The RNA shown here (transfer RNA) has 72 nucleotides and comes from a Minisyncoccota bacterium. Its Rfam family is "tRNA". Rfam's curators write: Transfer RNA (tRNA) molecules are approximately 80 nucleotides in length. Its family is annotated with triplet codon-amino acid adaptor activity in the Gene Ontology. It is annotated as a transfer RNA. The sequence is in RNAcentral, with records from ENA.

């Protein structure tokens, strides 16, 4: 250089046009115990970025950051 995948809580996944964006694990308070560890019960927190298209956009298009693979 060209083609083609991917980016969503700290972390790992879901969510292919309708909503309060879901879970898991971590964190952080609490019950629970002599203390812990385990277990309940709350609670914080994310759509790479800018733009377009739609009443509505994680989700469809466009540039543009990243990271991967694959061709030369």
């Nucleotide at each position: 250089g060209c083609u083609c995948u991917c980016g969503u809580a700290g972390u790992u996944g879901a969510a292919u046009g309708g909503a309060u964006a879901c879970a898991a694990u971590a964190c952080u308070u609490c019950c629970c115990u002599c203390c812990g560890a385990a277990g309940g019960a709350a609670g914080u927190g994310a759509u790479g970025a800018c733009g377009g298209u739609u009443c509505g956009a994680u989700u469809c298009c466009g540039u543009c950051c990243g990271a991967g693979a694959g061709c030369a």